[in-house]
This is a predicted structure of a 354-nucleotide RNA (Bacterial RNase P class A) from a Dehalococcoidia bacterium. The model forms 95% of the base pairs in the Rfam consensus. Rfam family: Bacterial RNase P class A. By type it is a ribozyme. Gene Ontology terms of the family: ribonuclease P activity, dimeric ribonuclease P complex and tRNA processing. From the family's description: Ribonuclease P (RNase P) is a ubiquitous endoribonuclease, found in archaea, bacteria and eukarya as well as chloroplasts and mitochondria.
């Protein structure tokens, strides 16, 4: 210098004029006025996970179904998230990805091709014998070579054989045993044995762990109005998906009528920042500091001037163009997706120079 990889930051600025919304304080003729200070994100998006919170009468215990997750160990309020590690795959590497428990518990599937796709077979072939002038036929042996296929009963080499074959041997693979390292997943070593029971569970299923249902349009309260009007089931029953126990107490269902107004929920949080400390890290603890929207048919804007960054041209005076993705609505922790310009750090490889 170039290419690649990982992580993080930013998401234009300044000034003036006018305008919108909340909070606090003061004044008020109750209409408002003034001052101070604040006002849309890194994803606010998707609604995919996990919760906080609210209701289903309250409390305790148990269970079923459905669903979800799926290597090991940690983190967290929790998770399907994050961190570290193991194994497998991709890459030259840095790194990245993984739907990563079980196929001798059972059922189902593997098209077409091929001789044969779950327990064996022989299409071409090789060898031996025999018949035949020959082409070729018949019998026996064989699965090393070739073919078909995504995949077929271990692989490579040597010996051996009529020709071959774990038939024998060496190494690898597979099975079993022992012992070492590691919390563990797992890894390494040694020995014995010629010895393998394909794939796929993101098919049903089995195993382990977890899990009630709805959701802020949840829900609570006030005001007002009408018809608390009619009917049914039950009455210590009913009220939870089911069961058991206790408490409470009239409970549940259907038809019909009235109101559709207002207040709250509504923002101080598993919060943010700094620093010290424990830990490989995720993250935790101590100390100190800060308060940073709460709208309500839904505020956070408009105009002007200068300027920042990038690109092109230039007579070097300047001129022209561009400046992303995108708007809170109960809140928080994640994941995923979109993103102009630019900045920082570390790592891998190549080239050049010292």
């Nucleotide at each position: 210098c170039a290419a690649g990889g990982u992580g993080g930051c930013c998401g234009g600025g300044u000034a003036g004029c006018c305008g919108c919304c909340g909070u606090u304080c003061g004044c008020u003729u109750c209409g408002g006025c003034g001052a101070a200070g604040g006002g849309a994100g890194g994803a606010a998006a998707g609604u995919c996970c996990g919760g906080a919170c609210u209701c289903c009468u309250c409390c305790g215990g148990g269970c079923a179904a459905g669903c979800a997750u799926g290597c090991u160990g940690g983190g967290u309020a929790a998770c399907g998230c994050c961190c570290a590690g193991g194994c497998g795959g991709g890459g030259a590497a840095a790194c990245c990805c993984g739907a990563c428990g079980g196929a001798a518990a059972g059922u189902g599937c593997c098209a077409c091709a091929g001789a044969a796709a779950a327990c064996a077979u022989a299409c071409c072939g090789c060898c031996g014998g025999u018949c035949g002038c020959a082409a070729g036929g018949c019998c026996g042996g064989u699965a090393a070579g070739g073919g078909c296929g995504a995949a077929c009963c271990g692989g490579u080499g040597c010996g051996g054989u009529a020709a071959g074959a774990g038939c024998g041997c060496a190494c690898c693979g597979c099975u079993c045993c022992a012992g070492c390292g590691g919390u563990a997943a797992c890894g390494g070593u040694g020995g014995a044995g010629g010895c393998a029971g394909g794939g796929a569970a993101a098919a049903c299923c089995c195993c382990a762990u977890g899990u009630g249902g709805a959701g802020c349009a949840a829900g609570a309260c006030c005001a007002a109005a009408u018809a608390g009007g009619g009917g049914g089931a039950c009455g210590c029953a009913g009220g939870c998906g089911c069961c058991c126990g206790g408490a409470c107490a009239g409970u549940c269902c259907c038809c019909g009528g009235g109101u559709u107004g207002g207040u709250c929920g509504c923002u101080u949080g598993a919060g943010c920042c700094g620093u010290c400390u424990g830990g490989u890290a995720a993250c935790g603890g101590g100390c100190g500091g800060c308060c940073u929207a709460g709208a309500g048919a839904g505020a956070u804007g408009g105009c002007u001037a200068c300027u920042g960054c990038c690109c092109g041209c230039u007579u070097c005076g300047g001129c022209g163009g561009g400046u992303a993705c995108a708007g809170a609505a109960u809140c928080c922790g994640g994941c995923u997706u979109a993103u102009a310009c630019g900045c920082c750090a570390c790592c891998u490889u190549g080239c050049c120079a010292a």

The organism belongs to Dehalococcoidia, within Bacteria.